[in-house]
Context: one part of a larger RNA
């Protein structure tokens, strides 16, 4: 892992609601006793039949009250048993802690200690001390020899465990290999003994106390408790949520309310549309208030300057209240002010499992995204917090390549039918290589901004032009003069808001727009003239420049496996974009045909079915309804069964399903219809349990 078996809402008491049965102003027994069972007996007690008031008390009323008012609570159906739902108390649907407490068992592992034994190859060093010699006044001291000390040295056994590698389903729940440390000592070790769980022991690591230690192990309290996680077993039918408010030692729990369901009652009260009436201060707008804020004017006050013995006077491109003018801003401003929404009344339309009330039972109180109105944040977030709507949640189908929350649309079942929605119609791939008129040349389409550009289409306004424009070519572009100033120089061109910028000759030519020189020179420009416009046709001819608006494009444009920013192929008078038009495809939508089921209405049967008409039938949590099957009991001394039970296996048929029936084979002795009753009653999940493989 697979298969098989086992595996989770029970039982009791009490309360309450619904349903059923009995009796009914009543209903009913408990213990006990009798009885082999069934049952009988037992009337204590309980509930109900009258309430109200604190009470006296009164009574279909009573209390409050001065009240005969008003208001509160009342004014005739119960009770016993059974079944079911739920609650409470119990282990209370099942499994699951870490822990706590009690009584015991452990020092054959390990820690320390006690008693008594054992072990330590070999080699090295050479302490105190002694002896001898030297030496001293005597010591001291020196040398030699003897000797053999040491938590001394090297190194086996022995003990340890520092490093690396191997091993990591191992040889091994701590080892192996190669090295390493101690090795006469606080050494190692045999045997026996002592200390016990909030206790021991500890050269102290929270270490060790039998592979277990921040409190051992075994059994018991015990099914501890678990607002937590996981699991919870057959079928079909009806309806169908919530992720909000309030409160909470509360925030992943719970309670009341909102939202679901079922029963009963009510029966359009609901919803929608229209009309009428009403409240309001949002969007917008505005500046009349409250504030903010810009410029100008006017002018208190202040600052600066001048003047002044003082008082003061004058002045100001300074600051500036109030006022005036112009133009603004505001969630906590409003002289104003919608739409939508809300409330009330009326009428109409519609009939939606609509509204409302009471009662039983819930679930839910982690929500998500999209659009719009906002707060917060960075007008960041698939962010966060509100409001309104939708979808998902609990929704399948078609579209968006793929894609809970986007677009279309809500799946009872069947059909090799029809029409459409969104979206599409060259091929992949169902349907137009459809039509008309434009645009785009960028593969734009098929990703992006500020900014940039003789891209190109459309529109508008100006200016120049047959007295020849625009562009190009040829020629000129001069003189007074190198203007004056400045300067080493300054000649159109260092500089000069320092002055002037004139005049002359001219077709035209600045006291000069740019390059250039040390300064000149030199090259352009402005300005002017000339040249150019052929041919053909129909007498000539020719357009040019600038600005603005607008359509579609261009640049800006760099990322990590591989094109990879149309889903791909591929597409250019399109298969791209804009406008118009017709046709078609396209879904579980709608329609058609057949069938099932539920509800309502009507009509027939008539014992509860049938027919017709209309409507419904996606669904998680959850509520409600109807069934299937298993084991046992009654029915049953019945029925089936060796002419073959149960079980196993295969097939056919029946039923909407759980399932059922029959037949064949196997099997070899029991099984059980029907209608009822009772449950150890249904397995795929719980890192489920046991077994097999």
């Nucleotide at each position: 892992g697979u298969c098989a078996g086992c595996g989770a809402c029970u039982u009791a008491a009490u309360u309450u609601a619904u349903c059923g049965a009995g009796c009914a102003a009543g209903c009913u027994u408990a213990a006990g006793c009798c009885g082999u069972u069934a049952g009988g007996u037992g009337u204590a007690g309980g509930c109900g039949u009258a309430g109200c008031g604190a009470a006296a008390g009164c009574g279909a009323g009573u209390c409050u009250g001065a009240a005969u008012a008003g208001g509160g609570c009342g004014u005739u159906a119960g009770u016993u048993c059974g079944a079911u739902g739920a609650a409470u108390u119990a282990g209370a649907c099942c499994c699951g802690a870490a822990a706590c407490c009690g009584a015991g068992u452990g020092a054959u592992c390990u820690a320390g200690c006690c008693a008594u034994g054992g072990u330590c190859a070999g080699a090295u060093u050479g302490a105190g001390a002694g002896c001898g010699a030297g030496g001293u006044a005597a010591u001291a001291c020196u040398c030699g020899c003897u000797g053999g000390a040491g938590g001394a040295u090297c190194g086996a056994a022995c003990c340890c465990a520092c490093u690396a590698c191997u091993g990591u389903u191992g040889c091994a729940a701590a080892a192996g290999u190669a090295g390493g440390g101690g090795a006469u000592g606080a050494a190692c070790u045999g045997u026996g003994g002592c200390u016990a769980g909030g206790g021991g022991u500890g050269a102290a690591a929270g270490g060790c106390c039998a592979a277990u230690c921040a409190a051992a192990c075994u059994c018991g309290g015990a099914u501890a408790u678990a607002g937590c996680u996981g699991g919870u077993u057959c079928u079909c039918c009806g309806c169908g949520a919530a992720a909000u408010c309030u409160a909470u030692u509360u925030a992943g729990g719970u309670a009341g309310a909102g939202c679901g369901u079922u029963a009963u009652a009510u029966g359009u009260u609901u919803a929608c549309u229209u009309c009428u009436g009403a409240a309001g201060g949002u969007a917008g707008a505005g500046c009349a208030c409250u504030g903010a804020a810009u410029g100008a004017g006017c002018u208190a006050g202040g600052g600066g300057g001048c003047u002044u013995a003082c008082c003061g006077g004058c002045u100001u491109a300074c600051c500036a209240a109030a006022c005036u003018c112009a133009a603004u801003c505001a969630a906590a401003c409003u002289c104003c002010g919608a739409a939508u929404g809300u409330c009330a009344g009326a009428a109409g339309u519609u009939u939606a499992g609509a509204g409302u009330a009471u009662a039983g039972c819930a679930g839910a109180c982690a929500g998500a995204c999209u659009a719009c109105g906002g707060g917060u944040g960075c007008u960041a977030a698939g962010g966060u917090c509100c409001g309104u709507a939708g979808u998902c949640g609990a929704a399948a189908g078609g579209g968006a390549a793929a894609c809970a929350g986007c677009c279309c649309a809500g799946a009872c079942c069947g059909u090799c039918g029809u029409c459409u929605a969104a979206g599409g119609c060259c091929c992949c791939a169902a349907a137009g290589u459809u039509g008309u008129g434009g645009c785009u040349a960028a593969g734009u389409g098929u990703g992006a901004a500020a900014g940039g550009a003789u891209g190109u289409g459309g529109g508008a306004a100006a200016a120049c032009c047959a007295a020849g424009a625009c562009a190009a070519c040829u020629a000129g572009g001069a003189u007074g003069u190198a203007g004056g100033c400045u300067u080493a120089g300054a000649a159109g061109c260092a500089g000069u808001u320092c002055c002037a910028u004139c005049a002359u000759u001219u077709a035209a030519a600045g006291a000069a727009a740019g390059c250039g020189u040390a300064a000149c020179a030199g090259c352009u420009c402005a300005c002017u003239a000339g040249u150019c416009u052929a041919a053909a046709u129909a007498u000539u001819a020719a357009g040019u420049u600038u600005u603005c608006c607008u359509g579609c494009g261009c640049c800006u444009a760099a990322a990590a496996u591989g094109u990879a920013a149309c889903g791909g192929g591929g597409c250019u008078a399109a298969a791209g974009c804009c406008a118009c038009a017709c046709g078609c495809c396209g879904a579980a939508g709608a329609c058609a045909c057949g069938g099932a089921u539920c509800c309502a209405u009507a009509g027939a049967a008539u014992g509860u079915u049938c027919u017709a008409u209309g409507g419904g039938u996606g669904g998680u949590a959850g509520c409600g309804g109807a069934g299937c099957g298993u084991u046992c009991c009654g029915u049953a001394a019945g029925c089936c069964u060796g002419u073959g039970a149960a079980g196993a296996u295969a097939a056919a048929c029946c039923g909407u399903a759980a399932g059922g029936u029959u037949u064949g084979u196997u099997g070899g002795a029991g099984g059980u219809a029907u209608c009822g009753g009772a449950a150890g009653u249904g397995a795929g999940a719980a890192u489920g349990c046991u077994g097999a493989c």